[in-house]
């Protein structure tokens, strides 16, 4: 210098004019007017997890259902994060992706292939079997061939009629126990057991989960019809209903109740923004993070404000090199927080890797 | 704003839960037969980016995660 990996961050600025929403103060109180101040994001997005908050009666037991699953830690909590471990895979590498409870038991594996785990199609071997002498029958055999993603762990030897972990040596993996290191996952060491196909699912174990979401829910105003259909009903707390599914249990429970369906209103206020808040510094820690001190208040709209125009600068592209023309990513709060995921023009910084050049 | 669901041939739908031969069914379309001709009928045939793009697997319409389009419900 070029190419790249990981992490962190920015993501237009200034001036003028005219507008929009909210708050405070003043004028004014019928509408309104003036001044000052504040006014979108790193993802406000998807609504995928977790929590706060609210209602459901105060929600109880069992079964079922759903989710998660290496280890330690962080956290209000999490399926999130930090640090680490094991396996596999991509990359020359820095690094990245995926998976990781348990296997006692069970299921499935199309086509191909003899066979998908009580393996005999070809081949090899045996027979005191048969024979028309070509073979046939019976039995042994997983070394060789062929099929497949996967064929009974691999190589060499001993052995044998031929063979085979049948036995031996070495190598790969597994299992439970021991020693050492580590908080642990796990790693290393020596020795033992011939224990040895692959994938997915069921299943089992542990932990967690009540449901619905601010259109929750509350108050006021306005408005009006429970028309019609279905199931029940005057009491042994029955019918019926609530408690996410079933069941037990429990509660409510009748001149009306429940389910469906229909009609009216379409306005205002509360919830609503001060909160696991933000900024800076210090301390602890490997880190996520935690603690302390000081400072600070930073949108609250309702079909929805946060904008438009002009000029200058910055960056990018084209250029007839006059400077002119064109452009400025993804995107837009809706109860609030912590995460994850997805989108994103261009730019900055740090650490590291590969190649090349020079010294 | 919140919640639930769907995408498979031109149209309407199965198959997806629990992965396995060439993804089927009806209507439509094409060819032939029949008819004087048409319709109906009979026989045969064509047509698929299983919404998109990844992952798991030997193998994905089906399973997993992400995106996208559409539909329904809730004061």
């Nucleotide at each position: 210098g070029c190419a790249g990996u990981c992490g962190a961050c920015c993501g237009g600025u200034c001036u003028g004019u005219c507008g929009c929403u909210c708050u405070u103060u003043c004028c004014c109180u019928u509408c309104g007017g003036a001044a000052a101040g504040a006014g979108a994001g790193g993802a406000a997005a998807g609504u995928c997890c977790g929590g706060g908050c609210a209602a459901c009666a105060c929600a109880g037991g069992g079964c079922g259902c759903c989710a998660u699953a290496c280890u330690a830690c962080c956290u209000a909590a999490c399926g999130g994060g930090u640090a680490g471990c094991u396996g596999u895979u991509c990359g020359c590498g820095a690094g990245g992706g995926c998976a990781g409870a348990g296997u006692a038991c069970g299921g499935u594996a199309g086509a191909a292939g003899a066979a998908a785990a009580u393996a005999a199609c070809c081949g090899c071997c045996a027979u005191c079997g048969c024979u028309u002498c070509g073979g046939c029958a019976u039995g042994g055999u997983a070394a060789g061939g062929g099929u497949g993603a996967g064929a009974a762990g691999g190589u060499g030897g001993u052995g044998u009629a031929a063979g085979a972990g049948a036995c031996c040596a070495c190598c790969g993996g597994g299992u439970a126990g021991g020693g050492c290191a580590g908080u642990a996952a796990u790693g290393c060491c020596a020795a033992a057991c011939g224990c040895c196909g692959u994938a997915c699912c069921g299943c089992u174990u542990a932990u967690g989960g009540g449901u619905u979401g601010c259109a929750a829910g509350g108050u006021c105003a306005u408005a009006u019809a429970u028309a019609c259909c279905g199931g029940c009903g005057c009491a042994u707390g029955u019918a019926g209903g609530g408690c996410g599914g079933c069941u037990c249990g429990u509660c409510c429970g009748a001149u009306g109740c429940c389910g469906g369906g229909g009609g009216g209103u379409a306005g205002a206020c509360c919830g609503c923004u001060u909160g696991a808040g933000c900024u800076u510094u210090c301390a602890u820690g490997a880190g996520a993070a935690u603690g302390a001190a000081a400072g600070u208040c930073g949108a609250g709209a309702u079909a929805a404000a946060u904008g438009a125009c002009a000029g200058a600068c910055a960056c990018c592209g084209c250029u007839u090199c006059g400077u002119g023309c064109g452009g400025u990513a993804c995107g837009g709060a809706a109860c609030c927080c912590g995460g994850c995921u997805u989108a994103c023009a261009g730019g900055u910084c740090g650490a590291c890797u590969g190649c090349u050049u020079u010294u | 704003c919140g919640a639930g669901g769907u995408g498979u041939a031109g149209c309407g739908c199965a198959g997806c839960c629990c992965g396995g031969u060439u993804a089927g069914c009806g209507c439509a379309c094409c060819u032939g037969c029949u008819u004087u001709g048409g319709g109906a009928g009979c026989a045969g045939g064509g047509g698929g980016u299983c919404c998109c793009a990844a992952g798991u697997u030997c193998g994905a319409a089906u399973c997993u995660a992400g995106g996208u389009a559409c539909c329904u419900c809730g004061a």

Predicted 3D model of RNase P RNA and transfer RNA as a complex of 434 nucleotides. Its mean pLDDT, the model's own confidence on a scale to 100, is 76. It holds a member of the Rfam family "Bacterial RNase P class A". Rfam links the family to the GO terms dimeric ribonuclease P complex, tRNA processing and ribonuclease P activity. Rfam classes the family as a ribozyme.